A computed fold for a 73-nucleotide RNA from an uncultured Bacteroidia bacterium, annotated as transfer RNA. The coordinates come from a structure-prediction model, not an experiment, and the mean pLDDT is 82. It matches the Rfam family "tRNA". Rfam classes the family as a transfer RNA.

RNA sequence: GGGGGUAUAGCUCAGUUGGUAGAGCACCUGCUUUGCAAGCAGGGGGUCCGGGGUUCGAGUCCCCGUAUCUCCA
Numbered sequence: 001g002g003g004g005g006u007a008u009a010g011c012u013c014a015g016u017u018g019g020u021a022g023a024g025c026a027c028c029u030g031c032u033u034u035g036c037a038a039g040c041a042g043g044g045g046g047u048c049c050g051g052g053g054u055u056c057g058a059g060u061c062c063c064c065g066u067a068u069c070u071c072c073a
Base pairs, nucleotide, nucleotide: 001072002071003070004069005068006067007066010025011024012023013022019056027043028042029041030040031039049065050064051063052062053061
């Protein structure tokens, strides 16, 4: 320098044919326990890496860039 992948909650990851974002763990509250853990019930937390474009509507499609992994040279 070139090819490919990845970027979504604190962490690990889903998200279908574009229709307005979820799970597990973690966190908070309550119940239970002498107490802790486990269990049960409830709850909070997101401008989906950045910018632009297409569209009535973009996490999803297109363009540019950033970070990171990998392959080739």